[in-house]
Context: one part of a larger RNA
RNA sequence: GAUGAACGCUGGCGGCGUGCUUAACACAUGCAAGUCGAACGAAGCACUUAAGAUUGAUUCUUCGGAUGACGUCUUUUGUGACUUAGUGGCGGACGGGUGAGUAACGCGUGGGUAACCUGCCUCACACAGGGGGAUAACAGUUAGAAAUGACUGCUAAUACCGCAUAACCCGGUAGGAUCGCAUGAUCCAGACGGAAAAGAUUUAUCGGUGUGAGAUGGACCCGCGUCUGAUUAGCUAGUUGGUGAGGUAACGGCCCACCAAGGCAACGAUCAGUAGCCGGCCUGAGAGGGUGAACGGCCACAUUGGGACUGAGACACGGCCCAAACUCCUACGGGAGGCAGCAGUGGGGAAUAUUGCACAAUGGGGGAAACCCUGAUGCAGCGACGCCGCGUGAGUGAAGAAGUAUUUCGGUAUGUAAGGCUCUAUCAGCAGGGAAGAAAAUGACGGUACCUGACUAAGAAGCCCCGGCUAACUACGUGCCAGCAGCCGCGGUAAUACGUAGGGGGCAAGCGUUAUCC
Numbered sequence: 001g002a003u004g005a006a007c008g009c010u011g012g013c014g015g016c017g018u019g020c021u022u023a024a025c026a027c028a029u030g031c032a033a034g035u036c037g038a039a040c041g042a043a044g045c046a047c048u049u050a051a052g053a054u055u056g057a058u059u060c061u062u063c064g065g066a067u068g069a070c071g072u073c074u075u076u077u078g079u080g081a082c083u084u085a086g087u088g089g090c091g092g093a094c095g096g097g098u099g100a101g102u103a104a105c106g107c108g109u110g111g112g113u114a115a116c117c118u119g120c121c122u123c124a125c126a127c128a129g130g131g132g133g134a135u136a137a138c139a140g141u142u143a144g145a146a147a148u149g150a151c152u153g154c155u156a157a158u159a160c161c162g163c164a165u166a167a168c169c170c171g172g173u174a175g176g177a178u179c180g181c182a183u184g185a186u187c188c189a190g191a192c193g194g195a196a197a198a199g200a201u202u203u204a205u206c207g208g209u210g211u212g213a214g215a216u217g218g219a220c221c222c223g224c225g226u227c228u229g230a231u232u233a234g235c236u237a238g239u240u241g242g243u244g245a246g247g248u249a250a251c252g253g254c255c256c257a258c259c260a261a262g263g264c265a266a267c268g269a270u271c272a273g274u275a276g277c278c279g280g281c282c283u284g285a286g287a288g289g290g291u292g293a294a295c296g297g298c299c300a301c302a303u304u305g306g307g308a309c310u311g312a313g314a315c316a317c318g319g320c321c322c323a324a325a326c327u328c329c330u331a332c333g334g335g336a337g338g339c340a341g342c343a344g345u346g347g348g349g350a351a352u353a354u355u356g357c358a359c360a361a362u363g364g365g366g367g368a369a370a371c372c373c374u375g376a377u378g379c380a381g382c383g384a385c386g387c388c389g390c391g392u393g394a395g396u397g398a399a400g401a402a403g404u405a406u407u408u409c410g411g412u413a414u415g416u417a418a419g420g421c422u423c424u425a426u427c428a429g430c431a432g433g434g435a436a437g438a439a440a441a442u443g444a445c446g447g448u449a450c451c452u453g454a455c456u457a458a459g460a461a462g463c464c465c466c467g468g469c470u471a472a473c474u475a476c477g478u479g480c481c482a483g484c485a486g487c488c489g490c491g492g493u494a495a496u497a498c499g500u501a502g503g504g505g506g507c508a509a510g511c512g513u514u515a516u517c518c
Base pairs, nucleotide, nucleotide: 001517002516003515005514006513007512008511009510012390013389014388015387016386017385018383019382020348025346026345027344029343030342031341034090035089036088039087040086042084043083044082045080046079047078050075051074052073053072054071059066060065097301098300099299106226107225108224109223110222111221112220113219116218117217121214122213123212124211125210126209127208129163131161132160138153139152140151141150142149143148169194170193171192173190175188176187177186178185179184199206200205227273228272229271234264235263236262239261240260241259242258243257244256246254276298277297278296279295280291281290282289283288303324304323305322306321307320326337327336328335329334354380356379357378358377362376363374364373365372366371393423394422395421396420403414404413405412406411427459430453431452432451433450437445462507463506464505465504466503467488468487469486473502474501475500476499477498483490484489
């Protein structure tokens, strides 16, 4: 000098930041990923057309009856920015959290892929013909305490499946040209075989299929760099290489069969310990040393271990299956769960916050849109935890008041300090006005920031130190006691070193101490 700090004493305001460093310990409760009715059938609701049944107000009456309003129910016609359990699409692989593991192509940096993929988006070209069978929802039956099912029957689609058509798009096969860093790449070209599509609508559009290119994102490989220990010296059997087959988006012992016997290591292999890496941050004149909170990039993980499915993308935090531990429900047969998301609870700890408001802004997902969702985010709350700014008054004022301390008793110090007089109003408080942030509308923050007015010196100073280092001294108490102390060292009867007081010095809404780094 610095800190994600803690502790002690003290504490007025504001702005901007920042806040579980420990138990990757366990979690009550709420929320954190939905959306589309312009893909689809169905159900409901509201209105509506028509028919029927029922009701019976009113009017007329020859008192027999006729008339038939408002309602209600059933069937039926249609409409709706109406609602939505299900099928279907897109998104739940982003965003958010944590740092357990990892000494590694994990990260950083520079290259390579003639060994690769890429939904949504952009551009270009071409196309969308004609069919089929199911199934959820629903209805009925049925099992179970529940979770959840089973069977039968009906139905739709942008769900699913054939058929047609199609190009070097894929497979495969003769050939030719050009080029390259090897495997090879690109182009031309002839047979053969194979693979597409979907519609909706408010008629504005939005979608669908194939191919090529781009953009974006990813995957793999390589050079170099990346902590400590030799009181760890040898390590290795898919191990090292080859051939063939498999697998992958793709190269590869990635996996497998066979063959060979290799491969690494004192330039530190193997083993053990520790650790996420970096941009950065702290310190330092620099070289360097330390560190990796917050913010940004990458990686890894999601109770522990394993596995795949779906998908453009996962081996998937709020998906699935299996095993394990734990917790909960149970009718004992069986089930449910995963805060290292935001709040919050217990526990651990020296120690770390609200079960807040809003989608107004920025961004993300869905949708044609309206809009919906968004604990991302924007804000507010708490904490002097940090940095920065401001205030706690200014001028004048000698009777050098009183008090206090000290004294050689004369005085000296506190000290222009206080009082008194004259002013001012920053902050806080009161009243009035009142934004920008928002493109037409829409503001959580928030009646906030800010402005104006009136008002009273009022509401606002402490902490550490005073032997030397080191700025700042006297008195009393104590008497090697009580105590102090970073080092040297003080204290055994005049202690500037302990305790108290007066005075002084330093910093200041902080001041000291402790811990850690330079």

This is a predicted structure of a 518-nucleotide part of an RNA (small-subunit ribosomal RNA, 5' domain) from an uncultured bacterium.
Rfam family: Bacterial small subunit ribosomal RNA.